Annotation
Predicted 3D model of a 346-nucleotide part of an RNA (small-subunit ribosomal RNA, central domain) from an uncultured bacterium. The coordinates come from a structure-prediction model, not an experiment, and the mean pLDDT is 85.
Context: one part of a larger RNA
Order: sequence, then C1' cells, then structure tokens
RNA sequence: CUGGGUUUAAAGGGUGCGUAGGCGGACUAUUAAGUCAGAGGUGAAAGCCGACGGCUCAACCGUCGAAUUGCCUUUGAUACUGGUAGUCUAGAGUGCAGUUGAGGUGGGCGGAAUGUGGCAUGUAGCGGUGAAAUGCUUAGAUAUGCCACAGAACACCGAUUGCGAAGGCAGCUCGCUAAGCUGUAACUGACGCUGAGGCACGAAAGCGUGGGGAGCAAACAGGAUUAGAUACCCUGGUAGUCCACGCCCUAAACGAUGAUCACUCGCUGUUGGCGAUACACUGUCAGCGGCUAAGCGAAAGCGUUAAGUGAUCCACCUGGGGAGUACGAUCGCAAGGUUGAAACUC
Repeated sequence: CUGGGUUUAAAGGGUGCGUAGGCGGACUAUUAAGUCAGAGGUGAAAGCCGACGGCUCAACCGUCGAAUUGCCUUUGAUACUGGUAGUCUAGAGUGCAGUUGAGGUGGGCGGAAUGUGGCAUGUAGCGGUGAAAUGCUUAGAUAUGCCACAGAACACCGAUUGCGAAGGCAGCUCGCUAAGCUGUAACUGACGCUGAGGCACGAAAGCGUGGGGAGCAAACAGGAUUAGAUACCCUGGUAGUCCACGCCCUAAACGAUGAUCACUCGCUGUUGGCGAUACACUGUCAGCGGCUAAGCGAAAGCGUUAAGUGAUCCACCUGGGGAGUACGAUCGCAAGGUUGAAACUC
C1' cells in the first nucleotide's frame, strides 16, 4: 500500500457550530476539462522477451521483431462526472395558525426540616453503639411551648414521564430567551450532507480574588474495635460543598454503539399534536419503551431508535508489558492537560 475492522475482544473524538476539502435532487440547452475512439510524433542504446544466425555446443556475440502499459499534438464521440446559461419543487429553509416541556438566564416570593440565640415550663440525665467510651449536662442540658435569625435543599405530585447537542435540568411566580412538534402550502429555489484545522460549551474534584457558612464533611483530633487498625463504628471538626467573577478541560463524559440520507415483517405500552364538535373507537405525524420475523452476530444479543441492506464524509485500531511513561512542543497561576515514542522484555 492492498485488505480487514471499531456494543462487550485493540479501536467512535465528551458535545455542538463551522473554514478548507470531500460528496451532492429533477429537467433543458451549450461546452468538451475528466472519460472514450482514430491518426501522427516521441518513448536513446544496452538489458528482459520472441525468431533467425556466428564461434564444434554453451556461456557470449550479431541481425530483426515485439515490448516500452507513458507523454505531447491533432481529428472526432457526448452516456456519465465537471464548467456555463436557463427552468423546477419532492431536499433544505422562511411565513402563517396552533401546541409541548424539571430547556437556558435574571429577579421576587413560600413552607417543612435543621442549627443557633432569647424567654418560659421542667429535673437528672442526654447522646451514641453489636456493646461501650470520648462528648454534652445542676453555671440547669435532653424534652416541650412561643419568638427571632441564618444558610442550604425543595417531601408529596414523581412515572418504566418530560426537555436539552452533550455536560445536565425539579418548590411557586414574573421578565427576557432558545428549541421541538403538528397543521397549512403563501414565499425562497438545491440555499444541502459531512467536516482536517479553528471556535464555543463541557459533571465532580481542584485553583485565584471577594463574600457566605445552617447541615454535611476529605485532612485532622479523640473514643472504640483489633495481634496491630495510619480503616470500617462513634464524638467532634477545617478546607470544600453555596454565591459573584476568572481559570482548569478531565470522567465507566456510556447506549462502552460518530453524523446524515434511503430501504426492509409484525404485536404491544406510553408522551405531545392533528383529523370541525363532547366521549369512545379507529387512523395518522413526531418522540420514549417492551417483545419478536427475516437478516446480522464468535456468542451474549441487535432487530424501522439496527449491531439488517446500501450511499457520503469525519474520527480511530493493528499482540501483552514498558506507558498514556520519557523527551520535545504547546496550553495552565498551580495541580496538571493535549500531543506522544524507544531500548528492553514475554
């Protein structure tokens, strides 16, 4: 390189937007770049290959041919690809009318619980465990009632539900804002798909500055357990968890399954619409699930939400360890991230 692969064996980028590039709907005309055909030129010689010949044969040598799959010029062909011009509406988008949801963002408000403080009632324990102890408590705790304050999270509804590109999103309400779906077919007329680089977003933990700090809780301290116990259990407890702004950029970032398009049996549940009207039935569009035919698969299984059948584009894999390490580069305040070997060894 060819070829084979990527749910679980090595292998889908965490996700989106998008540049270059690659690929791209229907019809007509034109062009003739790709493509195809004819002709001409060139493609040194030697060598290789074929035929004949010369050394007694052969090696070797000579003559002729073929080959040199290429390049250039020229004359044509026009189905396909490309270019140009025009037209179209089935792709894509816009409009109009509805509709859906924990989609995002900023503000306001709420109750339960917890903790703390104050007052009151009240008296000897409370708390905790397998059992205890550390701890709290006659300076009046725990418990009970009322009042006040603080921060964080939103029971029930709640679902095998819904929304979002992914990460993720849940009290109520208001402002701003994004999206999907359905119906219609008024408008644009291929405006599309993918996407190396690039840009943006990206759980938790962590970092910087300033706030906040109820509960929980790495580190830490004490009590237990134990042979020991740098743990599991208990009592405390600081970062952190929360907010604002700025970084970090990683996850079993998982459906371990890239995106888009087309095609290919059925049954069943559910969410949101539509079909003039309430209910029921049935149909249909879009989504979320379960079971399966064919087919696929090493099997487990997948099965119109494909891991089936095809097409386009991107990413990635090539025995285990060494190693996601070293070195270099680059990003970062740091922690570290990204890129990423080899010797050696089995």